[in-house]
């Protein structure tokens, strides 16, 4: 210099004016006001109600291993599989020698499989020679499964005995699988070594079976005050006997109390698993410590327009109870490690 991996930052500055919302201020006026995904609502907690004595069933999740975290289907480290020359990437990654089911087209044959083309025909058949327990020919039954072909996948692989041909039928290396030692690692796994039958296809984001998790519902959760209007209760009014009480009447109406709750307001809501740098601990992810800091909040829902200056001329998108997280989408810019290829020195 070209191509390329991983991880992080930022995401137009500044500075006037107009608004527009919160918040302080008696008033003038001041501060402050979108994100890295505020999004898709997948997942996983706080919170808040309702339900609950344990326990099993059904139902749904997740599924190498150790670990981190409030929790995870998330991260970190690591094993193990693939992919890449490499940095480095992907992987729902328990079980298919419980059982059940499915494998389309091709293809004879797709699951304790099967002969199309091939090979052989040793035995038996049929023929010819010759007559010796003998030779030769068909390929009729029957053997094989090594070559060929067909598949995403054909029942180990090379090579050697053995055979009529042959074939794990036998043998030797080599792969794989279990089983035991024994070393190494907390583990998952890895190495060696012996012994086995010789080989037991794939799918379990299909059913199942094994282990661990899971209550329901959602800030319009939920709580506080509480107009009017109905409701109930007492007084005020009228009658029995002059007055109390008691009773009995009241169509309407006044005042005063009463739980409930509608409108309507407050509150939950933003000081918190919070951020910032800096030390320690740790391979990490994350912890711990002391210091600083407080950065948006509506409920018809705030964040916008215009003007100078400048620049590399600005993508994808805008809170609505908050927090971890995955996932999508995004012009450009900008630091760091690290790889391979060419060239120089």
């Nucleotide at each position: 210099c070209g191509a390329g991996c991983c991880c992080g930052u930022c995401g137009g500055a500044c500075g006037g004016u107009c608004g527009c919302a919160g918040c302080c201020g008696a008033g003038a006026g001041g501060c402050u006001g979108a994100g890295g995904a505020a999004a898709g609502u997948c997942c996983g907690g706080a919170c808040u109600c309702c339900a609950c004595a344990g326990g099993g069933c059904a139902g749904g999740g997740u599924g190498c291993u150790g670990g981190a975290u409030a929790a995870c289907u998330u991260c970190c480290a690591g094993g193990c599989g693939g992919g890449g020359u490499g940095a480095c990437c992907c992987g729902a990654c328990g079980g298919a020698a419980a059982g059940u089911g499915c494998a389309g087209c091709a293809g004879a044959g797709a699951g304790c499989a099967g002969a199309c083309c091939g090979c052989c025909g040793a035995u038996g058949g049929c023929c010819c020679c010759c007559a010796c327990u003998g030779g030769g020919g068909c390929a009729c039954a029957g053997g094989c499964a090594a070559g060929g072909g067909u598949g995403a996948a054909a029942c180990g692989g090379u090579g050697g005995u053995g055979u009529a041909a042959g074939a794990g039928a036998c043998c030797a290396c080599c792969a794989g699988c279990g089983u035991c030692a024994c070393c190494g690692g907390c583990a998952a796994c890895g190495g060696u070594g012996a012994c086995g039958g010789c080989u037991c296809u794939g799918c379990a984001a299909a059913c199942c079976c094994c282990a661990c998790c899971c209550g329901g519902a959602g800030c319009a959760a939920g709580g506080c005050c509480a107009a009017g209007c109905a409701g109930g209760g007492a007084c005020c009014c009228g009658g029995u006997u002059g007055c109390c009480c008691g009773c009995c009447g009241a169509a309407u109406g006044g005042u005063c109390c009463c739980g409930g709750g509608u409108a309507g307001g407050c509150c939950g809501c933003a000081u918190g698993a919070g951020c910032g740098g800096g030390u320690c601990g740790g391979u990490g992810a994350c912890g711990a410590c002391a210091c600083g800091c407080c950065g948006a909040g509506a409920u018809g829902g705030a964040u916008g327009g215009c003007c100078g200056u400048c620049c590399u001329c600005g993508a994808c998108a805008g809170a609505a109870u908050c927090c971890g997280g995955c996932u999508u989408a995004c012009a450009g810019a900008c630091a760091g490690g690290c790889u391979c290829g060419c060239a120089g020195a």

Predicted 3D model of a 345-nucleotide RNA (Bacterial RNase P class A) from an Acidimicrobiia bacterium.
The coordinates come from a structure-prediction model, not an experiment, and the mean pLDDT is 79.
The organism belongs to Acidimicrobiia, within Bacteria.
It matches the Rfam family "Bacterial RNase P class A". Its family is annotated with dimeric ribonuclease P complex, tRNA processing and ribonuclease P activity in the Gene Ontology. Rfam describes the family as follows. Ribonuclease P (RNase P) is a ubiquitous endoribonuclease, found in archaea, bacteria and eukarya as well as chloroplasts and mitochondria. The family's RNA type in Rfam is ribozyme.
Of the family's consensus pairs, 90% are formed in the model.